[in-house]
Molecule: transfer RNA
Organism: Micromonosporaceae bacterium
């Protein structure tokens, strides 16, 4: 270089046929306990990589760029 695959929360990842975004882990509060730690109960946290198009309506379609993984001479 050229093909293919991927980017969603702090971390691992879903997200169905376009209808507007979630789980588990951590995190932070309370409850419990003399403390911790498990345990209950709550709560916060996202320009959806950047940008364009398409459509009433994009995490999802289309397309330029960038990051990351594979392939292929």
């Nucleotide at each position: 270089g050229c093909c293919c695959g991927u980017g969603u929360a702090g971390c691992u990842c879903a997200g169905c046929u376009g209808g507007a975004a979630g789980a588990g882990c951590g995190c932070c509060u309370g409850c419990c306990c003399u403390a911790c730690a498990a345990g209950c109960a709550g709560g916060g946290a996202g320009u959806u990589g950047c940008g364009g198009g398409u459509u009433c309506g994009a995490g999802u379609c289309c397309u330029g760029c960038c990051g990351c993984g594979g392939g292929u001479a």